[in-house]
Context: one part of a larger RNA
RNA sequence: UGCUGGUCGUCUGACCGGAAGGAAGGGUGAGUACGAAAGGAACGCCCUUCCGUGGCCUCUGGUCUACCGGUUGUGCUUGCAUCGCCGGGCAGCCAAGCCAUACGUGGAUAAGAGCUGAAUGCAUCUAAGCUCGAAACCACCCGGAAAAAUAGACGACCAAUCUUGCUGCUGGUGCGCAAGCAUCGGUGGCAAGACGAAGGCCCCUGUAGACUACAGGCUUGAUAGGGGAGAGGUGUAAGCCUCAAGCUUUCGAGCGAGAGGUGAGCCUGCUCCUACUAAAAGCCUGAGUUG
Numbered sequence: 001u002g003c004u005g006g007u008c009g010u011c012u013g014a015c016c017g018g019a020a021g022g023a024a025g026g027g028u029g030a031g032u033a034c035g036a037a038a039g040g041a042a043c044g045c046c047c048u049u050c051c052g053u054g055g056c057c058u059c060u061g062g063u064c065u066a067c068c069g070g071u072u073g074u075g076c077u078u079g080c081a082u083c084g085c086c087g088g089g090c091a092g093c094c095a096a097g098c099c100a101u102a103c104g105u106g107g108a109u110a111a112g113a114g115c116u117g118a119a120u121g122c123a124u125c126u127a128a129g130c131u132c133g134a135a136a137c138c139a140c141c142c143g144g145a146a147a148a149a150u151a152g153a154c155g156a157c158c159a160a161u162c163u164u165g166c167u168g169c170u171g172g173u174g175c176g177c178a179a180g181c182a183u184c185g186g187u188g189g190c191a192a193g194a195c196g197a198a199g200g201c202c203c204c205u206g207u208a209g210a211c212u213a214c215a216g217g218c219u220u221g222a223u224a225g226g227g228g229a230g231a232g233g234u235g236u237a238a239g240c241c242u243c244a245a246g247c248u249u250u251c252g253a254g255c256g257a258g259a260g261g262u263g264a265g266c267c268u269g270c271u272c273c274u275a276c277u278a279a280a281a282g283c284c285u286g287a288g289u290u291g
Base pairs, nucleotide, nucleotide: 005158006157007156008155009154010153011152015144016143017142018141021051022050023049024048025047026046027045028044034039052101053100054099055098056097060095061094062093063092067088068087069086070085071084072081073080074079090269104140105139106138107137112132113131114130115129161194162193163192164191165190166189167188168187169186170185171184172183173182174181175180195288198285199284200283201282203217204216205215206214223278224277225276226274227273228272229271230270231268232267233266234265239262240261241260242259243258246255247254248253
């Protein structure tokens, strides 16, 4: 842009794509078939492994420069030193982890096998009719797909307009000698505005993401932040009490690394609650055709 009014939602499925993947081992089959014996299979069924493919994070782990703890140097909290180093670690991401990739069934057929049965009183699978029949075809599985131009279906909403200005053609009435003027219509064109389902911008965001797009929200609100509660991570904070190597001392005592006790503290991309803050205000597009 098209799909013959505009818009939103829910679908259909012509058609297209797919790795319903590949291989090996073990058990059974079976000491069977076969073979004089010696020897010695296979189809099928069951189990497992490897490779590939797709998905996921419950478990096992990796990472986790959100976070917590320990600790060294340096000029104090801080900062810097690879995140300074070390020990842990939720969500997320990930594989070495987990799951699937299973078994097949049906339909219509090919060669072929048949039934009934004439043409041709017999016969004949064929001429009418009917039953079977293959790893190939189709369906059952997964994904895409109304741009499938035969451009789909269903449902819902809005619209079948209004006003003004300019202008083309045309029919009356009144006045006028006429030119023309005034007034009432009809039918077209152009422009502007109003109404208007819905959409977009702006704004708050994430299950999405290079941008865009997609998805959610926008006060009739839990969308993000803040606050509260929970769950989780770390591992017992500060303060107080007791002990204490040692140092100082005016001999009264003071300081004190560190150890023990009590007591936790700090933090959160998660969950829920709560309008405290910010999604305010606002702007743009938009069918109106035929009948």
Predicted 3D model of a 291-nucleotide part of an RNA (large-subunit ribosomal RNA, domain VI) from a Candidatus Aenigmatarchaeota archaeon. The source organism's lineage runs through Archaea, Nanobdellati and Candidatus Aenigmatarchaeota. Rfam family: Bacterial large subunit ribosomal RNA. RNAcentral holds the full RNA, with entries from ENA. The prediction has a mean pLDDT of 80.